[in-house]
Context: one part of a larger RNA
RNA sequence: GGCGUAUGGUGGAUGCCUUGGUACUGAGAGGCGAUGAAGGACGUGGUUGGCUGCGAUAAGCCUCGGGGAGCCGCUAAGCAGGCUUUGAUCCGGGGAUUUCCGAAUGGGGAAACCCACCUGGGGUCAUGCCCAGGUAUCCAUGCCUGAAUACAUAGGGUAUGGAGGCGAACGCAGGGAAUUGAAACAUCUAAGUACCUGCAGGAAGAGAAAUCAAGCGAGAUUCCCAAAGUAGUGGCGAGCGAAAUGGGAAGAGCCCAAACCAGUUGCGUGUAAGCCCGCAGGCGUUGCGUAUCUGGGGUUGUGGGUUCAGUCCGGAGAGUUCUGCGGAGCUCUCGGGGAGUUACAAAGUGUCUGCAUAGGAGAAUGUCCUGGAAAGGACAGCCAUAGACGGUGACAGCCCGGUAUCCGAAAUGUAGGCGCCUCCCUGGGACUGUUCCCGAGUAGCGCGGGGCACGUGGAACCCUGCGUGAAUCUGGGAGGACCAUCUCCCAAGGCUAAAUACUACUCAGUAACCGAUAGUGAACAAGUACCGUGAGGGAAAGGUGAAAAGCACCCCGGAGAGGGGAGUGAAAUAGUAUCUGAAACCGUAUGCCU
Numbered sequence: 001g002g003c004g005u006a007u008g009g010u011g012g013a014u015g016c017c018u019u020g021g022u023a024c025u026g027a028g029a030g031g032c033g034a035u036g037a038a039g040g041a042c043g044u045g046g047u048u049g050g051c052u053g054c055g056a057u058a059a060g061c062c063u064c065g066g067g068g069a070g071c072c073g074c075u076a077a078g079c080a081g082g083c084u085u086u087g088a089u090c091c092g093g094g095g096a097u098u099u100c101c102g103a104a105u106g107g108g109g110a111a112a113c114c115c116a117c118c119u120g121g122g123g124u125c126a127u128g129c130c131c132a133g134g135u136a137u138c139c140a141u142g143c144c145u146g147a148a149u150a151c152a153u154a155g156g157g158u159a160u161g162g163a164g165g166c167g168a169a170c171g172c173a174g175g176g177a178a179u180u181g182a183a184a185c186a187u188c189u190a191a192g193u194a195c196c197u198g199c200a201g202g203a204a205g206a207g208a209a210a211u212c213a214a215g216c217g218a219g220a221u222u223c224c225c226a227a228a229g230u231a232g233u234g235g236c237g238a239g240c241g242a243a244a245u246g247g248g249a250a251g252a253g254c255c256c257a258a259a260c261c262a263g264u265u266g267c268g269u270g271u272a273a274g275c276c277c278g279c280a281g282g283c284g285u286u287g288c289g290u291a292u293c294u295g296g297g298g299u300u301g302u303g304g305g306u307u308c309a310g311u312c313c314g315g316a317g318a319g320u321u322c323u324g325c326g327g328a329g330c331u332c333u334c335g336g337g338g339a340g341u342u343a344c345a346a347a348g349u350g351u352c353u354g355c356a357u358a359g360g361a362g363a364a365u366g367u368c369c370u371g372g373a374a375a376g377g378a379c380a381g382c383c384a385u386a387g388a389c390g391g392u393g394a395c396a397g398c399c400c401g402g403u404a405u406c407c408g409a410a411a412u413g414u415a416g417g418c419g420c421c422u423c424c425c426u427g428g429g430a431c432u433g434u435u436c437c438c439g440a441g442u443a444g445c446g447c448g449g450g451g452c453a454c455g456u457g458g459a460a461c462c463c464u465g466c467g468u469g470a471a472u473c474u475g476g477g478a479g480g481a482c483c484a485u486c487u488c489c490c491a492a493g494g495c496u497a498a499a500u501a502c503u504a505c506u507c508a509g510u511a512a513c514c515g516a517u518a519g520u521g522a523a524c525a526a527g528u529a530c531c532g533u534g535a536g537g538g539a540a541a542g543g544u545g546a547a548a549a550g551c552a553c554c555c556c557g558g559a560g561a562g563g564g565g566a567g568u569g570a571a572a573u574a575g576u577a578u579c580u581g582a583a584a585c586c587g588u589a590u591g592c593c594u
Base pairs, nucleotide, nucleotide: 001593002592003591004590005589006588007587008586009585015579016543017542020514021513022511023510024509025508026507027506028505029503030502031166032165039101040100041099042055043054044053046079047078049075050074051073061095062094063093064092065091066090070083071082072081106115107114108113116135117134118133119132120131121130122129137163138162139161140160141159142158143157144156145155170201171199172198173197174196175195181188185235211218212217222249223248224247225246226245232240233239253495254494255493256439260296261295262294263293265291266290267289268288269287274283275282276327277326278325279324280323281322301473303438304437305436308433309432310431311430312429313428315334316333317332318331319330320329321328335426336425337424338423339422340421348420349419350418351417352416353415354414355413356412357411359407360406361405365380366379367378368377369376381398382397383387389401390400391399444468445467446466447465448464449463450462451461454480475490476489477488478487479486530537531536550578553565554564555563556562
């Protein structure tokens, strides 16, 4: 020196564990904000570095409930001092306080700072000073003022109301790539994706046929399954890719514009036309046309509505239309009927019930043995609408917390029922003829594009940048060029729940999900330390023991480090560099070989 054996050091793999994650299910909630948010800065404890809480009333204040013996948050003990059956700590509802920054909003600003003005109050002989409230911008509405410029308008001021910013995904809209694929690449694809912007809601969007269908019929929209990778489309390449129809989920329908009537206001016209009709009287700035606004009316495709005329049917009472009588019309009240807070009008309020936000009751076991410890083993029992789960010195239905089941709210919120309340009908309807109306720079057409599964194609249909430009029911659109016949429908206005999408957040639960190089980046002071001018990047790091019982005391040593005794403990080769403790690597002892 090598090989082997034994025994150590180092190191932190492995096993076991879990406070943390991951994915999903069912409910809830689906927003917060000028009444100042989200997020922060700085403070705040007797002692206080960090975390948490809170805000100069500062680990808290008031009040209403719950609860019932200890408490003064965690790291984290100690010291000092308190509170509490006159009910503390703690839990929940409501309230008060809530510095400074931040949309930040009095002005400024290099966020958490600087400097003001107005009104009221405090203090001072007085000023300085202090406290409270107000003072941003934009929009809407009302009012007051008010230029060039006479009226006016612009502008200015003021009051009231609203907005602004943040937020995970989902939604709609306006813009809109490239990598890539086509085995290259240009049409095409990726993809209307990523991304940017605007806006909204708890969902959004869509939605009550100018729809489909096909000679049969259906009857708003949305979502799912099938039709179907079909019909198609496509440098007919790569690829893209329907619909009818059938089966399900859900289910709900409505309101305007116009014609016509009445009124207000402006303008024009204009003198007897007019004032519901008949007769008599009376009035006369009334009337007529046009425009705006308001109320009534009206809403459809077996076309609908409207005016006028005719025919037929319809509770009661009162008032009124210049006066009287008769007729006709209008308004109100009662009675009867119906509906309603998500559309079809709109605001609540009371009560009851359920639920949410604290809680309460809640069954049943002992002995012996092993052991450090019994929940293990043996024997003998018991409960069970409870044998879910977790804890307890090893594995517990009966030890503890709970679990099944039952009970519970002063206050706030929420859902439903009923009442009050509000609205509508009766107050009009049916039929025949007739007048008028039925959404215009629209439909259509031409050019250029886009969307439709459909790339210009035979290309319908939908949208529209430019140009042109209809009709009103004897009308208009569609049925995939176009024409005819036939069928279906009524555009150019609007609203609309549910079935659908999503989960930052709360509660309950589940897992042939992970178990510390895994699972979140983060089980620990984690978006921390650290890096970067910055945008941004971004770790490592869990485990003594049942219980600290965390080694009193003695010895060596530097008043060390470390170790040896002693003691605790079941165990100290469990000693805080702490469970187990692999390998690499480094020793010590020894056998054999050299």
Predicted 3D model of a 594-nucleotide part of an RNA (large-subunit ribosomal RNA, domain I) from an activated sludge metagenome.
Model confidence (mean pLDDT): 85 of 100.
Its Rfam family is "Bacterial large subunit ribosomal RNA".